[in-house]
The part of an RNA shown here (large-subunit ribosomal RNA, domain IV) has 345 nucleotides and comes from Chlamydomonas priscui. RNAcentral holds the full RNA, with entries from ENA. It is recorded under the gene name rrnL.

Context: one part of a larger RNA
RNA sequence: CUCUCUCUAAGGAACUCGGCAAACUGGCCCCGUAACUUCGGAAGAAGGGGCGCCCUCUAUUUUCGUUAAAAAUUAUAGAGGGUCGCAGUGACCAGGCUCUGGUAACUGUUUAUCAAAAACACAGGUUUCCGCAAAGUCGUAAGACGAUAUAUGGGAGCUGACGCCUGCCCAGUGCCGGAAGGUUAAGGAAGUUGGUUAUUAAGUAAUUAAGAAGCUGACGACCGAAGCCCCGGUGAACGGCGGCCGUAACUAUAACGGUCCUAAGGUAGCGAAAUUCAUUGCCAAGUAAGUUUUGGCCCGCACGAAUGGCGUAAUAAUCAGAGCACUGUCUCGGAGAGAGACUCG
Numbered sequence: 001c002u003c004u005c006u007c008u009a010a011g012g013a014a015c016u017c018g019g020c021a022a023a024c025u026g027g028c029c030c031c032g033u034a035a036c037u038u039c040g041g042a043a044g045a046a047g048g049g050g051c052g053c054c055c056u057c058u059a060u061u062u063u064c065g066u067u068a069a070a071a072a073u074u075a076u077a078g079a080g081g082g083u084c085g086c087a088g089u090g091a092c093c094a095g096g097c098u099c100u101g102g103u104a105a106c107u108g109u110u111u112a113u114c115a116a117a118a119a120c121a122c123a124g125g126u127u128u129c130c131g132c133a134a135a136g137u138c139g140u141a142a143g144a145c146g147a148u149a150u151a152u153g154g155g156a157g158c159u160g161a162c163g164c165c166u167g168c169c170c171a172g173u174g175c176c177g178g179a180a181g182g183u184u185a186a187g188g189a190a191g192u193u194g195g196u197u198a199u200u201a202a203g204u205a206a207u208u209a210a211g212a213a214g215c216u217g218a219c220g221a222c223c224g225a226a227g228c229c230c231c232g233g234u235g236a237a238c239g240g241c242g243g244c245c246g247u248a249a250c251u252a253u254a255a256c257g258g259u260c261c262u263a264a265g266g267u268a269g270c271g272a273a274a275u276u277c278a279u280u281g282c283c284a285a286g287u288a289a290g291u292u293u294u295g296g297c298c299c300g301c302a303c304g305a306a307u308g309g310c311g312u313a314a315u316a317a318u319c320a321g322a323g324c325a326c327u328g329u330c331u332c333g334g335a336g337a338g339a340g341a342c343u344c345g
Base pairs, nucleotide, nucleotide: 001340002339003338004337005336006335007334008333010331011330014329019326027051028050029049030048031047036041038161052083053082054081055080056079057078058077059076060075063072084088096324097323098322099321100320101319102318103316104315108120109119124159125158126157127156128155129154130153136145137144138143162311163310164309165308167241168240169239172238173237174234175233176232177231178230181229182228183227187223188222191219192218193217194216195215196214199210200209201208202207242260243259244258245257246256269303270300281297282296283295284294285293
């Protein structure tokens, strides 16, 4: 010097991103216990007191004993008296507490091996599909799961206890329904047309011209489903939810008016928020001093209603702020024990 411990005057978080670490608390009995609350809790809330040993007595009690008792004995509770130490749950083992706010209702689950959480799940809510040879899923198939089930069932999506609620927009996209019209494939097809040539004609011939039927191509009026166009519906479907100007008898502001655009222009509630850039917004509380925290305000860069909104008792190795107690975290160090390291061997 390193590690693991013990103690430390005075102060007591001044340390630090942050009380990280350490310390305090700790058992049993008695008293006592707030806001809030879903009346269960919160709660071991908080905050106090007692505790050893000896003797005596009282009550209950066990065993033994008895005719019944007494005596003895077991285990508790209570009362009184006494006694020792600094200290009596005498060692070990054994909650620190309170206040405020965010988030998630809760118990649970998760990144085996840097993340345990506000993430996932959850009961509850809701939408949608499915009538059973179900929908959905795996497989080329046979077949299997769903299910030896049958809509109080099964699959999929979103939300996430509970309380109060869940506004407007169907123009776009999706889904559902409709079938009049438009468009439209394969296929069919009246018809038009090319190739080939039996034959005919011309030519001395080579060959040239015309050319039926058959075969084989091209075009093709017309017929032709779903889909798309079209017509409706649908938001706890994907999603979206404005601008400018003026106006009140101080000023300021604008209940009010005008105008443009839109499918409709953000309702309730909340709001510098896990969301606020400017920003350490402004006011207030807390501090001697507060970019954090809490309560208000609202000018919401860029909250907002099941991609749920706002509350909420309980719960939490959750996150943020404050306080009490406590302490070597610190002022600022010091002393000691053990194990290493080091020296000798």